[in-house]
RNA sequence: AUUAUAAAGAGUUUGAUCCUGGCUCAGAUUUAACGCUAGCAAUAUGCAUUACACAUGCAAGUUGAACGAUUAAUUUUUUAAUAGUAGCAAACGGGUGAGUAAAAUAUUGGAAUAGCGAUAAUAGCUAAAAAUAAUUCAGUGAAAACUGAAGUAAUUGUUAAUAAAAUUAUUAAAUUAAUAAUAAUAAAAGGAAAAAAAAUAUUUUUUUUCCACUAUUAAAAUAGCCAAUACCAGAUUAGCUAGUUGGUGAGGUAAAAGCUUACCAAGGCAAUUAUCUGUAGCUGUUCUGAGAGGAAGUACAGCCACAUUGGGACUGAGACAAGGCCCAAACUUUUUAGAAAGGCAGCAGUGAGGAAUAUUGGACAAUGAGCGAAAGCUUGAUCCAGCAAUAUUGCGUGUGCGACGAAGGUUUAAAUACUGUAAAGCACUUUUUUUUGGAAUAAAAACUGAUAGUACCAAAAGAAUAAGCACUGGCUAAUUACGUGCCAGCAGCCGCGGUAAAACGUAAGGUGCAAGCGUUAAUCGGAAUUAUUGGGCGUAAAGGGUGAGUAGGCGGAAUAUUGUGAAAGGAAUGAAAGUUUAAAACUUAAUUUUAAAAUGUUUCCUUUUACUAAUAAACUUUGAAUUUAAAGGAAGAGAAUAGAAUUCUGUGUGUAGUGGUGAAAUACGUUGAUAUACAGAAGAAUACCAAAGGCGAAAGCAUUUCUCUACUUUAAAAUUGACGCUAAUACACUAAAGCGUGGGGAGCAAACAGGAUUAGAUACCCUGGUAGUCCACGCCCUAAACUAUGUUAACUAUUACUGGCAAUAAAUAGUAUUUAUUGCCAGUAAAAAGCUAACGCGUUAAGUUAACCGCCUGGGGAGUACGAUCGCAAGAUUAAAACUCAAAGGAAUUGACGGGGAUCUGCACAAGCGGUGGAUGAUGUGGAUUAAUUCGAUGCAACACGAAAAACCUUACCUACUCUUGACAUGUAUAGAAAAAUUUCUGAAAAGAAAUAAAAGCUUUUGAAAGCCUAUAACACAGGUGCUGCAUGGCUGUCGUCAGCUCGUGUCGUGAGAUGUUAGGUUAAUUCCUAUAACGAGCGCAACCCUCUUUUUUAGUUACUUUGAAGAAAACUAAAAAAACUGCCAAUGACAAGUUGGAGGAAGGAGAGGAUGACGUCAAGUCCUCAUGGCCCUUAUGAGUAGGGCUUCACACGUCAUACAAUGGUACAUACAAAAAGAAGCAACUUUGUAAAAAGAAGCAAAUCUUUAAAAUGUACCCCAGUACAGAUUGUGCUCUGAAACUCGAGCACAUGAAGGAGGAAUCGCUAGUAAUCGCAAAUCAGCAUGUUGCGGUGAAUACGUUCUCAGGUCUUGUACACACCGCCCGUCACACCAUGGAAGUUAAUUAUGUUGGAAGUAUUUUAAAAAAUAUAAAAACGUAAAUAAUAACUGGGGUGAAGUCGUAACAAGGUAGCUGUACCGGAAGGUGUGGCUGGAUUAUUA
Repeated sequence: AUUAUAAAGAGUUUGAUCCUGGCUCAGAUUUAACGCUAGCAAUAUGCAUUACACAUGCAAGUUGAACGAUUAAUUUUUUAAUAGUAGCAAACGGGUGAGUAAAAUAUUGGAAUAGCGAUAAUAGCUAAAAAUAAUUCAGUGAAAACUGAAGUAAUUGUUAAUAAAAUUAUUAAAUUAAUAAUAAUAAAAGGAAAAAAAAUAUUUUUUUUCCACUAUUAAAAUAGCCAAUACCAGAUUAGCUAGUUGGUGAGGUAAAAGCUUACCAAGGCAAUUAUCUGUAGCUGUUCUGAGAGGAAGUACAGCCACAUUGGGACUGAGACAAGGCCCAAACUUUUUAGAAAGGCAGCAGUGAGGAAUAUUGGACAAUGAGCGAAAGCUUGAUCCAGCAAUAUUGCGUGUGCGACGAAGGUUUAAAUACUGUAAAGCACUUUUUUUUGGAAUAAAAACUGAUAGUACCAAAAGAAUAAGCACUGGCUAAUUACGUGCCAGCAGCCGCGGUAAAACGUAAGGUGCAAGCGUUAAUCGGAAUUAUUGGGCGUAAAGGGUGAGUAGGCGGAAUAUUGUGAAAGGAAUGAAAGUUUAAAACUUAAUUUUAAAAUGUUUCCUUUUACUAAUAAACUUUGAAUUUAAAGGAAGAGAAUAGAAUUCUGUGUGUAGUGGUGAAAUACGUUGAUAUACAGAAGAAUACCAAAGGCGAAAGCAUUUCUCUACUUUAAAAUUGACGCUAAUACACUAAAGCGUGGGGAGCAAACAGGAUUAGAUACCCUGGUAGUCCACGCCCUAAACUAUGUUAACUAUUACUGGCAAUAAAUAGUAUUUAUUGCCAGUAAAAAGCUAACGCGUUAAGUUAACCGCCUGGGGAGUACGAUCGCAAGAUUAAAACUCAAAGGAAUUGACGGGGAUCUGCACAAGCGGUGGAUGAUGUGGAUUAAUUCGAUGCAACACGAAAAACCUUACCUACUCUUGACAUGUAUAGAAAAAUUUCUGAAAAGAAAUAAAAGCUUUUGAAAGCCUAUAACACAGGUGCUGCAUGGCUGUCGUCAGCUCGUGUCGUGAGAUGUUAGGUUAAUUCCUAUAACGAGCGCAACCCUCUUUUUUAGUUACUUUGAAGAAAACUAAAAAAACUGCCAAUGACAAGUUGGAGGAAGGAGAGGAUGACGUCAAGUCCUCAUGGCCCUUAUGAGUAGGGCUUCACACGUCAUACAAUGGUACAUACAAAAAGAAGCAACUUUGUAAAAAGAAGCAAAUCUUUAAAAUGUACCCCAGUACAGAUUGUGCUCUGAAACUCGAGCACAUGAAGGAGGAAUCGCUAGUAAUCGCAAAUCAGCAUGUUGCGGUGAAUACGUUCUCAGGUCUUGUACACACCGCCCGUCACACCAUGGAAGUUAAUUAUGUUGGAAGUAUUUUAAAAAAUAUAAAAACGUAAAUAAUAACUGGGGUGAAGUCGUAACAAGGUAGCUGUACCGGAAGGUGUGGCUGGAUUAUUA
């Protein structure tokens, strides 16, 4: 100075959090297809599938200036056309991608070559004879075509001559090359035009020009050949190779070469992946991406390969050619059956296949190609047009004004709001459209116009001709209504839908893109999710079980040389197009054109030498190693050895049990056990020492002694001189279990047997017991083989401790020990910085760096299948896929839970009293029944509950009969003036029919009027105890009157969250005190309220006292005050809060009782109290009436009443309350009745009157019985209420006189005026109380205490739970579906190979020639082998699936801690043995 300008996230695991990790989405792209829709133009693109089969037409001809001949015409000697001979071309152009993993391709180099035509140069172009197409004649054949005879030409073919240069050979000289000489070999064709000469003919010759021909040379395009580098996947393909690798001779080719052949040698390739298998044309480039990369190879361009399949050569400069030939095969067509023809992967087109891809078009005008001297001819190359929204780009579908805003639609809270200036309407414009007229250019110059009457230009008309698609829960821009009701359906992921769906369908609105819009498929991106840039491995997936060591990778300090890598500079090349930048041309854009830049692990040259590398010498060294000395240890191997214990055997003593368990039993024992004493035998293991101790590579190693071997540390010297680190493959070792052979066998103990436990118990427990455990030798080779942490090296705060060695100092005591300090090595604990998702790690790193190895990439399927290797076997190692899920997982947090721990409380237990459960009855519920037995409530927290009263009514249910704007409300219209009331008839009643008389109200200032009222009519509507308490409000229950539940600020943590609220005490209490990163506050607790208890003051009638009047002393009534606060004393406690005791006091530590119920839980209860959304019914699910039912009855449960008797019953006598109620009432009192009650009746709307208290007490009887207990049931006769007492009330009298003799398992209430017991009143109510709610009378017992049961609070711990243990969850079995493994076999094509075979062709031999033979060799046939694919009776496991079976293995100590390698066993999870691990709770001790 120039060029380039660039990186986004989101959803989803959880109650919530952080992390790991997958799945999914938003972007761009496409030779696309499908759905809906569609105005125009330009430019591109268009069989991706069957290299499947092809009808028809065209796609390669040209030259008469090479040749003879024929035909036609004619100006009569020319012109034109044509089949054939001949020349050139047809090897180009065009198509396709089957094969091919290298013989290709790309880039860069190379040497041993060819080279038509064209270019340049030199030389030449002489002579001769002969044949054959055509043509004619004859013949064969269906055809295609062919045969014979005659017959003619050439630039056809043959022969001869010539040969500078060329080729070959020889000689000379010579290393070679080069040079010189000699010899041999090989050539040709003419044609056209013009002029001249000769001859005068059907002409010939010469010269010139042009074209052609022959030989040679040069250079180039082009073509052939060789090499290097790059170039997909698989090791579940590891060894491959015999012309194979090289040499020599010969042959062969245009040319190098095992290219071919004979002989010789035994090489060559391969973990830097040979060989084999699968897949694939390669490249420029294309898409994506910030880039690095990843994916692709369509169009265009370069190269290659192929032309129905396979083989082969011919011609030629060039082919092994395919719009040429020969042969074989398959297929198609023709045929007279003898034979013949064919090859669209050229352009169109057809069929087939497929989701899917165009016209049997025009022209050679342009560009190019072939031939020709040229004119020219040919050209489905090409240029154009047609079809297709297939893609990209551009334009349009109108513009302005236009309402407090039409109509319609949708919606509504009923005011409205939205569609919406949108429309209509008014005024404009004309791109597009239609019509009419004109009209090109051809890109160096000239000619030519298929395209095309096109682009374009001008004029006219007139808003005229032109908008859809998808989405609208979040990601993701955009909402409501209706319908539907886990149905129909949606869905990219999460997920939506079970009656109020913003998620389905429709409508309206909205959002996005727009002639397109969506969907599907595919690629890259996001994805740092294969990580070079740019990840990880303690617990998430991931360190190999360990070692020594090969290849490989990496490597200490210093010197010299080289210049390998590296760096810098230069040159060549990397086709064009494309990409990028700049400019230009089509109106613009896309597009096209021009220029520049860019593109590389490339090649060559030069320079530099710090680094790297190589070579050389070299280091008195720091890494590594060795020697010497000292020391250490459960290091290894072998041999010997000791004591204790166990079991067994013998003998003695001794007698009935022993043993074992939660409890038992099996078992042993009078044939003498167990116990005890002595003696003996056997095998295995080594107490104490012993420890966070030591050693070893790991596994692992412990009595003691000896022998052998290895290792480590320390100290001080010396030696070698980088000798090092790491480490694939291969090698060695490798707990326990297991295997083989042979021993051994005391104890223990899989399997097994028995006994228990249990619903079962293939277990846990018990009694036995075999392999095994032990030894020797040989295998196996795996573990939670763990520090879940690879090895080595360096660096980076401290502190405490242990073991080994050494040094220094001191002390003791005497040559050793102890203590202190220091150095090195090894081990342990706490912790700073730092790291980590967190937990945690932290000089022994999980910190900061370096080197090398191993391993990981979502969960499951699966460490499985198949294959291979190893093993005696068991098995080990290596190691997938289909399919399936949207998670699986780590750490930590808050809860909940635990047959975890600690602690506290409660009529929770215990201590007591009384009950229930048994009987009879009452009442409620379930069940059953029924026409109906209306409905609700269902563990605690339903069941004498709603219901504080079911004969009718109530009543909601059933049957029957009735009404339909309705029994009840509002509004409208018309009529009316009362509405009512009374009577009679029918009817079960409601209701209907008829009649009667008179009456005529209230409000307003007036009224003609309005309201109230009645009737009629039509409609809006009424009505619903119909559904949903899981749509709701309100109210209520419950945990629980339990002590909890939270907030602000601050602090800690990435965060959820924590702290506060924890700890030590204390309390009924999160009550208070103290400590404290917390400081404060709120809702709850407490207090304030009511009642009771004491006193005072005040007031007193209807109360009290006394009664004649009076009174306020006591008592009472009811208003206001006082009083209690740990205030005082003592003790204790931390100088606290408080606790214990005491005094005083009516009352003492909350004085007693009530009301009062935090945040929340149970989708708890109630739509039948009420209110209410939505849905449903509307001559009925509404309304009325009568009767019935809710009252049933084999049975089950709950709650009560009464009893079973003497603490009692009966009879008589007799005393004392409180509270509440009373007019359709309470009723004294009197009379009647045995009684219920009746008939009268005073008083009282109440401190005045009324509503009898009972138990108790006294006396008497009963005398333990089914009774003088108990009273059910039943009969008869009555009373009361009420229209009504049958279903179905209560009561009275007489008679009757059931069960029941204190209640099984189990279970309930209660801590003081309480339980127990006794009666009284009230509400409801016409009547009906064993229920409920209140009231008073009499009036106990017991509490040691917190081990256990239940419930609750706090702290802590574990968790796989969070719907929260009524949780979660494992496996077999059964059923359905899905993919897959094995499998007797079967089938197919492929590859290799053997045998047979042998077309055409080529080569050789042979021949006068034809033929023939040999070699090579395609197809084909028959075998063998390998690997692959498909399929299969049967079979194995796996996966998936709202409500199947059996158990309950795991998660809490999961109820036997779990997991693990191995072995055995069992329906199944699983159990047991042996060894290992903590990824185990609890408790204790130590550091």